The prediction has a mean pLDDT of 76.
Bacterial RNase P class A from Arthrobacter crusticola, 399 nucleotides, folded computationally.
Its Rfam family is "Bacterial RNase P class A". It is annotated as a ribozyme.
It was read from a public genome assembly, where an Rfam model found it.
[in-house]
C1' cells in the first nucleotide's frame, strides 16, 4: 500500500416562515355549581394567543419469548403442539455466551433443524443386470454339447475351438448420489474376510483428562447388512385459552319496572321577572335498570438508559451515582425558503512524482436511503443513499 474479516456508531446541521397533537398558564364567550341579588366559582366545554415537549435502527413483519388483564383450573393423564450436543445466562425463549462434535476457507472467521433407523414400518428418482435377510449384463473359470481347422502311426486317434447349455465367482469392466470395507498376501478352476498382516471404521471392558457434550491410549471382538426421522414413529424435556377492540368506571336517548301526583274538582307545560289571566293539555315527576350513541381510566417509570466500580473467559450479574415529558384514536411528530456540510459528475487550473498515482482548490450540475409510534418489554427476521471509528488476518514493499 492492496485484498479479506469481526465489532460499535450516525442516520445531516442551523435559520425564517406557514402548519398539526398532548400537556400547562393567560384572555374571552357559553353552561353548570353557590348566592335573595350584584356577583364568585382549584368544575366542564369552545376560540384565540404563549411557552415546554413531540418516532426509530428499524417504530417494519408480527414468526417466537414474557409482563399485563379477564376466563378456566384438586391432582394425574391422553389429545395436540413445540424444542433437540454440552455447560452457563435470563423473567422466559425457538434468544444470547463459552466450549464439544462436523463441515469450509491459507488465515481472520464463517456455517451447522447437531437425540435415536441394532422397537417396528416406509421410501430411494434417472441410469443400472441389480438399490437391502443383495446382484450375473460384459468379463473370468469347471463342465456338456460341438459346426470345423490342423497333425499323424488313418483310429470310435490327437490337438485348438466359434455359437449354444449347465454351474462356480463379486478380483476387473460398466451404471449410479449411493454397489454390501482399503492395501498386500496365503489360498483356488477362477474367484471371495473364506483366512492372515497393517490400516480405517464400529462395538465391549480398563486407564488417564474434563462438571459436562467429548478427547487420549491399551486390550479383546466378530470381520464389519447403505441412506433417508424437515417419513411415520420412538426417546427426554417444556406448553390452560384468549387478547388493550384484554378490561374497569361514568352514562344521554330508547325497552321495561317500583312509588307520588292527575284524568274536566286540570297533574304538568307554553306567554310572564313574580301574581292574576289567557292557551295547550293526558299523562307526568322521580327512583331502579340493563347498558347502546358518547367519555373516561388501563397509557406509559420500566425485567429502563449512561458512567463508574467489583465478580465472570463471556453472554451477563452486584453496588454506587446520574438521566429523563411522544400518547394520537381517522390516528399529530410535516411543507417551503435560505445558508453551511457530505457523496457523485463534468469542466479549469495548482502541487509532489520520469511515470502510474496521490494531495488541495475554484465553478457548474444532480443526489441523500428504509421507513414511521398505537399497552409495555426482550429477541429472532427482513429493507437500507451514504458514512465514521476500532480489533484481527493474509499478500506486496521499505526501515
Nucleotide at each position: 500500500u492492496g485484498g479479506g474479516u469481526c465489532g460499535a456508531c450516525c442516520a445531516g446541521g442551523c435559520g425564517g416562515u406557514c402548519g398539526c397533537g398532548u400537556u400547562g398558564g393567560c384572555u374571552g364567550c357559553g353552561g353548570g355549581u353557590c348566592g335573595g341579588a350584584a356577583g364568585a366559582u382549584g368544575c366542564c366545554g369552545c376560540a384565540g394567543g404563549c411557552a415546554c415537549c413531540g418516532a426509530g435502527g428499524a417504530a417494519c413483519g408480527u414468526c417466537c419469548g414474557g409482563g399485563c388483564u379477564c376466563c378456566g383450573c384438586a391432582g394425574a393423564g391422553c389429545a395436540g403442539g413445540g424444542u433437540g450436543g454440552u455447560g452457563g445466562g435470563u423473567a422466559a425463549c425457538g434468544c444470547c455466551c463459552a466450549c464439544u462434535c462436523g463441515g469450509g476457507g491459507u488465515a481472520a472467521c464463517c456455517c451447522g433443524c447437531a437425540g435415536g433407523c441394532c422397537a417396528g414400518u416406509g421410501c430411494c428418482a434417472c441410469a443400472g443386470a441389480a438399490a437391502a435377510c443383495a446382484g450375473a449384463c460384459c468379463g473370468c473359470u469347471u463342465c456338456c454339447c460341438g459346426g470345423g481347422g490342423c497333425c499323424c502311426u488313418c483310429g470310435c486317434g490327437g490337438u485348438c475351438g466359434g455359437a449354444g447349455g449347465a454351474a462356480g465367482u463379486a478380483a476387473g469392466g460398466g451404471u449410479g448420489a449411493a454397489a454390501a470395507g482399503g492395501u498386500g498376501g496365503u489360498g483356488u478352476a477362477a474367484g471371495a474376510g473364506a483366512c492372515c498382516a497393517c490400516c480405517a471404521g464400529c462395538g465391549u471392558g480398563c486407564c488417564g483428562g474434563g462438571u459436562g457434550a467429548c478427547c487420549g491410549g491399551c486390550a479383546c471382538g466378530g470381520c464389519u447388512c447403505g441412506g433417508u426421522a424437515a417419513a411415520c414413529c420412538c426417546c427426554a424435556c417444556c406448553c390452560g385459552g384468549a387478547g388493550c377492540a384484554a378490561g374497569g368506571c361514568c352514562a344521554g336517548a330508547c325497552a321495561g319496572g317500583g312509588c307520588g301526583c292527575a284524568u274536566u274538582u286540570g297533574a304538568g307545560g307554553g306567554c310572564u321577572g313574580c301574581u292574576c289571566g289567557c292557551c295547550c293539555g293526558a299523562g307526568u315527576g322521580u327512583c331502579c335498570g340493563g347498558g347502546u350513541a358518547g367519555g373516561c381510566c388501563g397509557c406509559u417509570g420500566g425485567a429502563g438508559g449512561g458512567c463508574g466500580u467489583c465478580g465472570g473467559c463471556a453472554a451477563c450479574g452486584g453496588c454506587g451515582u446520574u438521566c429523563g415529558u411522544a400518547g394520537a384514536u381517522g390516528g399529530a411528530u410535516g411543507g417551503c425558503c435560505g445558508c453551511c456540510g457530505c457523496u457523485c459528475c463534468c469542466g479549469c487550473a495548482c502541487c509532489g512524482g520520469c511515470a502510474a498515482c496521490g494531495g488541495a482548490g475554484c465553478g457548474g450540475g444532480a443526489g441523500a436511503a428504509c421507513a414511521g409510534a398505537a399497552c409495555c418489554c426482550g429477541g429472532c427476521g427482513u429493507a437500507c443513499c451514504g458514512g465514521u471509528c476500532g480489533g484481527c488476518c493474509c499478500a506486496u514493499c521499505c526501515c